[in-house]
Formats: sequence, structure tokens, C1' cells
RNA sequence: GUAGAACAAAGGCAACUUUCGUCCGAAAGGCGGAAGACGCAAAGCUACCGGUCUAAACCGCUCUUCAAGCGGCAUGACAGCGGGGUUGCUUCG
Repeated sequence: GUAGAACAAAGGCAACUUUCGUCCGAAAGGCGGAAGACGCAAAGCUACCGGUCUAAACCGCUCUUCAAGCGGCAUGACAGCGGGGUUGCUUCG
């Protein structure tokens, strides 16, 4: 330097549950603290591709109208759904 492995060592991350927050957001979801720890060799970063979630605004329909309801729809979200890009620890080869 490379790229493969993970029954080693040192560490790392933290699903989910409980709890706290006059937290952000329409929601999905996100952020921070505490306790426990499902799991992960990139469960570091990145929304480029596919997929999934939500549906405020907008559009259509219902309704005499408003409200309300139904449907459509990301510009919103998910990196612990998969792929791509990128950075990287340890040991062995």
C1' cells in the first nucleotide's frame, strides 16, 4: 500500500424499553440527559439510485356553504432496508 477475514485484544457504535425535556416538526421523524443492552467489521459520514414511512401546503371528490371526511402527491423523513460514493481502528495473510 492492498484487499479478505472476524472464535483474539483494545476500544467504538447503540436497536429497543423505561424516564426526563413547557425541546424542533403538521406528521413521519429528529435532538439532548440518565439506566439497561438487541445487535453491528464500518450500525462512521453521505439522500446519488432503488425501496419504505409521513402528507403540512397544494389538487380532486363528498357536503348548500364553512368545517369535517376521503383520495392523490414530497419539496419532508429513514444511513440499523439494499446498492453506490467516501473516510477509517486492530490482528492475521
This is a predicted structure of a 93-nucleotide RNA (c-di-GMP-I riboswitch aptamer) from Fontibacillus panacisegetis. Its mean pLDDT, the model's own confidence on a scale to 100, is 79. The RNAcentral record of the sequence draws on ENA and Rfam. The organism belongs to Fontibacillus, within Bacteria. The model forms 95% of the base pairs in the Rfam consensus. It matches the Rfam family "c-di-GMP-I riboswitch aptamer". Gene Ontology term of the family: cyclic-di-GMP binding.